[in-house]
RNA sequence: GGGGUUGUAGCUCAGUUGGUUAGAGUGCCUCGUUGACAUCGAGGAGGUCACAGAUUCGAGUUCUGUCAGCCCCA
Numbered sequence: 001g002g003g004g005u006u007g008u009a010g011c012u013c014a015g016u017u018g019g020u021u022a023g024a025g026u027g028c029c030u031c032g033u034u035g036a037c038a039u040c041g042a043g044g045a046g047g048u049c050a051c052a053g054a055u056u057c058g059a060g061u062u063c064u065g066u067c068a069g070c071c072c073c074a
Base pairs, nucleotide, nucleotide: 001073002072003071004070005069006068007067010026011025012024013023019057028044029043030042031041032040050066051065052064053063054062
């Protein structure tokens, strides 16, 4: 330098034909349970869907560019 792939909650990851409110587990906070802790139960907070632009009535999802990680080729 060329090609491929990944980027979504603090962490690990889903997200089906582009369609109204973006989710799970774990972690965190509160409450209940206990003599106490753990476990368990209930509730809650937490998101620039990497960044910028384009297409569309509508984009996490499609297209283009950029950035970062990983793999392959030279």
A computed fold for a 74-nucleotide RNA from an uncultured Selenomonadaceae bacterium, annotated as transfer RNA. The sequence was found in a public genome assembly. The coordinates come from a structure-prediction model, not an experiment, and the mean pLDDT is 81. Rfam family: tRNA. From the family's description: Transfer RNA (tRNA) molecules are approximately 80 nucleotides in length.